[in-house]
RNA sequence: UCACCGAAACGGCAAACCCGGCGUGAGCCGGGGACGCAAAGCUACGGGACCUCCGCGGGAGGUUCGCCGGGCCACCGAA
Numbered sequence: 001u002c003a004c005c006g007a008a009a010c011g012g013c014a015a016a017c018c019c020g021g022c023g024u025g026a027g028c029c030g031g032g033g034a035c036g037c038a039a040a041g042c043u044a045c046g047g048g049a050c051c052u053c054c055g056c057g058g059g060a061g062g063u064u065c066g067c068c069g070g071g072c073c074a075c076c077g078a079a
Base pairs, nucleotide, nucleotide: 005077006076012037013036017032018031019030020029021028022027035066041072042071043070045069046068047067048064049063050062051061052060053059054058
């Protein structure tokens, strides 16, 4: 230095719910709020789940990365 790993420390993010707004909807944005998270940072690439539409055995479009996996970037440094 790198990988694995995750004690400690500095910090970080922010579920449900509430308020305001956007969207047909799934859901998203802002504020409050903390259930949790060592990638709960980014990415819709593969699955899954959800929404809308259609000629409905199926197809098209969308949502969800805090559902799982992959890819990319990354703070700290004990055993």
Predicted 3D model of a 79-nucleotide RNA (c-di-GMP-I riboswitch aptamer). Of the family's consensus pairs, 100% are formed in the model. Its mean pLDDT, the model's own confidence on a scale to 100, is 90.